RNAcentral holds the sequence, with entries from ENA. Predicted 3D model of a 71-nucleotide RNA (transfer RNA) from a Candidatus Campbelliibacteriota bacterium. Its Rfam family is "tRNA". Rfam classes the family as a transfer RNA. The organism belongs to Candidatus Campbelliibacteriota, within Bacteria. Model confidence (mean pLDDT): 81 of 100.
RNA sequence: GCGGGAUUAGUUAAGUGGCAUAACUCCAGUUUUCCAAACUGGUGUCGCCGGUCCGAUUCCGGCAUCCCGCA
Numbered sequence: 001g002c003g004g005g006a007u008u009a010g011u012u013a014a015g016u017g018g019c020a021u022a023a024c025u026c027c028a029g030u031u032u033u034c035c036a037a038a039c040u041g042g043u044g045u046c047g048c049c050g051g052u053c054c055g056a057u058u059c060c061g062g063c064a065u066c067c068c069g070c071a
Base pairs, nucleotide, nucleotide: 001070002069003068004067005066006065007064010024011023012022013021018054026042027041028040029039030038047063048062049061050060051059
């Protein structure tokens, strides 16, 4: 230099052109002598910039970071 893959909550992941989801975490409550555990409820997320579209996390282009391969 070229090609491919990935980027979604604090962490690990799912997801799909039409309300972003789960588990663990965090917060509050119940319970307990206390802690832990259990149960109930809640907060918070689509890497960045453009384009297409009535509507983009999803499709297209560019950029950034990481991984793999070729040279």